Context: one part of a larger RNA
RNA sequence: UCCUCGUUUAGGAACUCGGCAAAAAAGCGUGCGUAACUUCGGGAUAAGCACUGCCUCCGUUUACGGAGGCCGCAGCAAAAGAUCUCAAGCGACUGUUUAUCAAAAACACAGGUCCCUGCAUAAACCGUAAGGUGAAGUAUAGGGGCUGAUGCCUGGCCAGUGUCCGAACGUUAAGGUGAGGGGUGCAAGCUCUGAACUGAAGCGCGGAUGAACGCCGGCCGUAACUAUAACGGUCCUAAGGUAGCGAAAUUCCUUGUCGGGUAAGUUCCGACCUGCACGAAUGGCAUAACGACUUGAGAACUGUCUCAACGAGGAGCUCG
Numbered sequence: 001u002c003c004u005c006g007u008u009u010a011g012g013a014a015c016u017c018g019g020c021a022a023a024a025a026a027g028c029g030u031g032c033g034u035a036a037c038u039u040c041g042g043g044a045u046a047a048g049c050a051c052u053g054c055c056u057c058c059g060u061u062u063a064c065g066g067a068g069g070c071c072g073c074a075g076c077a078a079a080a081g082a083u084c085u086c087a088a089g090c091g092a093c094u095g096u097u098u099a100u101c102a103a104a105a106a107c108a109c110a111g112g113u114c115c116c117u118g119c120a121u122a123a124a125c126c127g128u129a130a131g132g133u134g135a136a137g138u139a140u141a142g143g144g145g146c147u148g149a150u151g152c153c154u155g156g157c158c159a160g161u162g163u164c165c166g167a168a169c170g171u172u173a174a175g176g177u178g179a180g181g182g183g184u185g186c187a188a189g190c191u192c193u194g195a196a197c198u199g200a201a202g203c204g205c206g207g208a209u210g211a212a213c214g215c216c217g218g219c220c221g222u223a224a225c226u227a228u229a230a231c232g233g234u235c236c237u238a239a240g241g242u243a244g245c246g247a248a249a250u251u252c253c254u255u256g257u258c259g260g261g262u263a264a265g266u267u268c269c270g271a272c273c274u275g276c277a278c279g280a281a282u283g284g285c286a287u288a289a290c291g292a293c294u295u296g297a298g299a300a301c302u303g304u305c306u307c308a309a310c311g312a313g314g315a316g317c318u319c320g
């Protein structure tokens, strides 16, 4: 010096990316008491306060209650055994996951919705096939996609792409038919080529469809201070982003501006809206409960630190 422990004056997070680690608190014991919020179940052991041993007697015996007394600094006398609060984000929840660097906000989930499927072989899937699963089921069933409890909701666009429906017309293959022409042959014939007509799905064409893939604008002017623009003009588009939310897990400029908290706050919370580049089942916004999740603040507590000291055991070092 290192490792594992123990103790420490004063201070108490000043440490640090971050209270990481450590410390503290501690009994789903008894009694009392318990807020916001809430889906009325919870939250909740919320928080917080007091008590707790032993002896004798009485009640009702173990449990428990009452009265009197005893000892100590201390009675859940040892050991073991929740730290708590406030606020925000995300995900509703219990659950699942990268065996061996990631446990999460990722996956799943109940719920919602769309599509397919009417069964003598369902649709879908495995198999070359036979056959099998689906299912010894039958649309309240089975399969697939998206979303993800619940509450309030889920706006506009069918021009492009996809899907579905339609079948009049156009186009379209092999095939069918075969005018005509060529080769050869004395010929019958054999053979090659071939116009026109006929000829399916598909595509073109017409329509529907967004909880299908997706998309959801510029410029200029205008009100009796200024500023702003309810309003007007114009160009383009399939249609120009509705409700709600918003410097956000999304905001570049940016440590935006204002307010709160601090002596001091690039983080945090509440607002504003100038949304570089939110936005409605690639769901929008809220949300009690829950979380080894993420972020900010506080109480308590401490060698994390100011700033280090001492002690115990083990290594390191020397000799062998």
Stems, first nucleotide, its partner, number of pairs: 001315008010306002014304001019301001027052001029051004037042001039149001053070007071075001076081001083299007090291002095107002111147007124133003150286004155216003160213002162209005169204003175198002180193005217235005244278001245275001256272005

Model confidence (mean pLDDT): 86 of 100. This is a predicted structure of a 320-nucleotide part of an RNA (large-subunit ribosomal RNA, domain IV) from Candidatus Komeilibacteria bacterium CG_4_10_14_0_2_um_filter_37_10. Its Rfam family is "Bacterial large subunit ribosomal RNA". Its family is annotated with ribosome and structural constituent of ribosome in the Gene Ontology. Lineage of the source: Bacteria > Bacteria candidate phyla > Candidatus Komeiliibacteriota.